[in-house]
Context: one part of a larger RNA
RNA sequence: ACGUGGUCAAGGAACUCGGCAUAAUGAUCCCGUAACUUCGGAAGAAGGGAUGCAGGGCGUAGGUGACCCGGUUCGCCUGGGACAGCCGAACCCUGCCGCAGUGAAUCGGCUCAAGCGACUGUUUAGCAAAAACACAGGUGCGUGCCAAGCCGCGUAAGGCGCCGUAUACGCACUGACGCCUGCCCGGUGCCGGAAGGUUAAGGGGAGAGCUUAGGGGCAACCCGACGGCUUGAGCCGAAGCCCCGGUAAACGGCGGCCGUAACUAUAACGGUCCUAAGGUAGCGAAAUUCCUUGUCGGGUAAGUUCCGACCUGCACGAAUGGCGUAACGACUUGAGCACUGUCUCGACCACGCGCUCG
Repeated sequence: ACGUGGUCAAGGAACUCGGCAUAAUGAUCCCGUAACUUCGGAAGAAGGGAUGCAGGGCGUAGGUGACCCGGUUCGCCUGGGACAGCCGAACCCUGCCGCAGUGAAUCGGCUCAAGCGACUGUUUAGCAAAAACACAGGUGCGUGCCAAGCCGCGUAAGGCGCCGUAUACGCACUGACGCCUGCCCGGUGCCGGAAGGUUAAGGGGAGAGCUUAGGGGCAACCCGACGGCUUGAGCCGAAGCCCCGGUAAACGGCGGCCGUAACUAUAACGGUCCUAAGGUAGCGAAAUUCCUUGUCGGGUAAGUUCCGACCUGCACGAAUGGCGUAACGACUUGAGCACUGUCUCGACCACGCGCUCG
């Protein structure tokens, strides 16, 4: 020096990203407990008081208890009382000692406000325990039973679903509860429809090419039935697509410019362009606000954080749910009380086959 443990004047968070760590609280009994609330809670809220030992009331009250009395459906079923023995308080009075009596050890710090998630749970075995996952509850879609589903069962037989049957099972989204959940179906998806358009294999074969028995011609060559090979148009051909309609708790989307009121400012009002429709309720500088430490108010002597407002929402918004919400949380943020070597600012003590030096 380091490590571990301990103590400290005055101050008491001035430390620091942050009270991290330390300290403090702590047991039992009694008194006493607010807002809010889903009436259960919140509550051990908070905040106070008591606690040892000796003597006495007092081995008292009470318990247990052979047994006794009563009831009885007779069963040591049941109500009451209770010798001895055993167990054995609470409270009151008086006194004693110490700085201190839950004398050591074990053994909640508390309050206020806000965010997120309802909650108990689950998770990154080895840097994350959370506002992430799950969750009861809500909704949509699929599935009539050899059910749907099972690219994350099997080659198959078969198996799971299920020895279940729509109050069931599967999938997806949302996530207690309360109040709610607006407008858009033009695009994409899904569902329904089938008149018309498009259309594959296939069906069909009009026609064409090659070949030639035969015919014509002096010849070159021309015509050419039947058959064969090749090719092949119109036409008939499903689903799908086009098309018609539905559907947003399906994927998703939810405007611009200009003018206008007798101060100014603003614009209930008007005009115009575009759209499938132009963001409703609620919330809002927010886990979302760039400008931004917005502005005002609160708290501080002083506050880029925090709380309450405002609304100019760069770029909230309604089950990719919106806004609230008691309870809960080793969650996140701000404030206060208590407490402290975190600090002003350092000092000392004990211990340490460890490190350095002698």

The part of an RNA shown here (large-subunit ribosomal RNA, domain IV) has 358 nucleotides and comes from Gemmatimonadetes bacterium T265. Its mean pLDDT, the model's own confidence on a scale to 100, is 87.